Predicted 3D model of a 343-nucleotide RNA (Bacterial RNase P class A) from an uncultured Saccharospirillaceae bacterium. It matches the Rfam family "Bacterial RNase P class A". Rfam classes the family as a ribozyme. Rfam's curators write: Ribonuclease P (RNase P) is a ubiquitous endoribonuclease, found in archaea, bacteria and eukarya as well as chloroplasts and mitochondria. The coordinates come from a structure-prediction model, not an experiment, and the mean pLDDT is 77. It was read from a public genome assembly, where an Rfam model found it.

């Protein structure tokens, strides 16, 4: 100097004029008016996970169903995050991971090929016989087919070969060391072969009520305390996914028709945020001090002018919070890796 990789902050700024909305305080002719201070995001999006909260409801047990899947931590909890291990990619910093089990069982792998799961002899190699066309026997080292052909490389050995034997690697079994563990490393022993696939069914381990702020609570008002049909009377029926038990209640179900859809609340002080200190590799925890930052309800933050510049992308809260995923114009900045050059 260039390229790469992993993060952090930010998301046009300033000034003027007019305008919108909640909250607090004063005044009020109750219509409003004055002043103060505040007023959309890093994803507010998707509704994918997890909860808080509300109701069923006083709510327990089991089965099925569903979810997760290496180990250890963090957290209110999680399929999230952090650290570590195995595998893969990359020259590296780093990145990805649907990562329990194939000796419980079932299924799947077309074609090609001699043979596709303890299978197998097409070419080839060797030996014997031969009417010289071939026949018989042995072999799986060489070649071919295929995604995959049953341990790999080398040496010896053999008629030719083959773990047939040996060395190393691999695999099985046994035990030792380190580590909380996943796992890693060494040692000994055995010539030792039934491979793949579970993001196929399945098995195993752990977890798991349902519905949702349009939940729910209160007030006011109105109507038709409506009509019809079916089931039932110690049994039946009902009770927030299905089935069974337990428990509770005492009528239950369907069709038609009528009224109201108005107001208040839930509704924002929260597993909150910031600074400093401290413990920890880290996620995060603890303590002290400080701050209150939208609560709308046909839905509030807009318009104009001037200047600057990075020329402004994706994009608007509706109960709240922790994550994940997706979209995205830019600006500032930190660590690490590699290459070239110079000293």
């Nucleotide at each position: 100097u260039g390229a790469g990789u992993c993060g952090g902050c930010u998301a046009g700024a300033c000034a003027g004029u007019c305008g919108c909305u909640g909250c607090c305080a004063g005044c009020u002719u109750c219509g409003g008016u004055u002043g103060g201070g505040a007023g959309a995001g890093g994803a507010a999006a998707g509704u994918c996970c997890g909860g808080g909260c509300u109701c069923c409801a006083c709510a327990g047990g089991g089965c099925a169903g569903g979810g997760u899947g290496c180990c250890a931590g963090g957290u209110a909890a999680c399929u999230c995050c952090u650290g570590g291990g195995g595998g893969g990619c990359g020259a590296g910093a780093g990145c990805c991971u649907a990562c329990g089990g194939a000796a419980a069982g079932u299924g799947c792998a077309g074609c090609a090929g001699a043979a596709a799961g303890g299978a197998a002899a097409c070419c080839g190699c060797c030996a014997a016989c031969u009417u010289c066309g071939g026949u018989u026997g042995g072999u799986a080292a060489g070649g071919g087919u295929g995604a995959a052909a049953g341990g790999g490389u080398g040496c010896g050995g053999u008629a030719a070969g083959a773990g047939c034997g040996c060395a190393c690697c691999g695999c099985g079994c046994g035990g030792c060391u380190g580590g909380u563990a996943a796992c890693a490393g060494g040692c000994g022993u055995g010539g030792c072969a039934u491979g793949g696939u579970a993001a196929a069914c399945c098995c195993c381990a752990c977890c798991u009520g349902g519905a949702g702020c349009a939940a729910g609570a209160c007030c006011a008002a109105a109507u038709a305390g409506g009509a019809u049909u079916c089931c039932a009377u110690u049994a039946g029926g009902c009770g927030u996914g299905g089935c069974c038990c337990a428990c509770g209640c005492u009528g239950g179900a369907a069709u038609c028709g009528g009224g109201u859809a108005g107001g208040u609340u839930g509704c924002u002080u929260g597993a909150a945020c910031g600074u400093c200190a401290u413990g920890g590799u880290g996620a995060c925890g603890u303590g002290a001090c400080g701050u209150c930052u939208a609560g709308a309800c046909g839905a509030a933050u807009g318009a104009c002018u001037g200047u600057c510049c990075a020329c402004g992308a994706c994009a608007g809260a509706a109960c709240c919070c922790g994550g994940c995923u997706u979209a995205u114009c830019g600006g500032c900045u930190g660590g690490c890796u590699c290459a070239a050059c110079a000293c």